[in-house]
RNA sequence: GCUGAUUUAGCUCAGUCGGUAGAGCAUCUCCCUCGUAAAGAGAAGGUCGGAGGUUCGAUUCCUCUAAUCAGCA
Numbered sequence: 001g002c003u004g005a006u007u008u009a010g011c012u013c014a015g016u017c018g019g020u021a022g023a024g025c026a027u028c029u030c031c032c033u034c035g036u037a038a039a040g041a042g043a044a045g046g047u048c049g050g051a052g053g054u055u056c057g058a059u060u061c062c063u064c065u066a067a068u069c070a071g072c073a
Stems, first nucleotide, its partner, number of pairs: 001072007010025004019056001027043004049065005
């Protein structure tokens, strides 16, 4: 330099035909206990890497760009 993959909650990841984003763990609250942990119930947490474009509407399609990983040279 070229090619491909990945980027979504604090962490690990879903979300496959475009229709106002979810799970597990972690955090907080409640319940339980003499107390702690576990179990149970609930809550909070996201400009979906960034910028444009298409569309009534984009995490999803197109272009550019950044980071990480792999391959080729």
Predicted 3D model of a 73-nucleotide RNA (transfer RNA) from Lactobacillus iners DSM 13335.
Rfam family: tRNA. Its family is annotated with triplet codon-amino acid adaptor activity in the Gene Ontology. Rfam classes the family as a transfer RNA.
Its mean pLDDT, the model's own confidence on a scale to 100, is 83.
Lineage of the source: Bacteria > Bacillati > Lactobacillales > Lactobacillus > Lactobacillus iners.